[in-house]
RNA sequence: AGCUGCGUCCCAUGCAGCGGCGCCUCUCGAACCGGGUCAGAUGCGGAAGCAAGCAGCCCUAAGGGAUGGUCGUCGGGUGCCGUGGACCACGUGGCA
Numbered sequence: 001a002g003c004u005g006c007g008u009c010c011c012a013u014g015c016a017g018c019g020g021c022g023c024c025u026c027u028c029g030a031a032c033c034g035g036g037u038c039a040g041a042u043g044c045g046g047a048a049g050c051a052a053g054c055a056g057c058c059c060u061a062a063g064g065g066a067u068g069g070u071c072g073u074c075g076g077g078u079g080c081c082g083u084g085g086a087c088c089a090c091g092u093g094g095c096a
Stems, first nucleotide, its partner, number of pairs: 002095007010085005015079002018075005023069002025066004034059004042051003
């Protein structure tokens, strides 16, 4: 100097994990100025009833929370992980 294997680096990707956002689930959430139901009281009515409707109860909007999610998506100074590629470079082994 030649042939060849492996590893590192490098590229792509899978999986896992972490983070952002979204969605879903749960939960909180409007003193009147949101909705429903509206005791009492009020108004109307001769009455039967009707009307509006406070409190209470129920529901929800904006929005908040989750030490929720077999979810989606994006990202990386993540990984004693996997697959493929590249093989210029570095390291290391084999052959003649």
Molecule: Bacterial small signal recognition particle RNA
Organism: Planctomycetota bacterium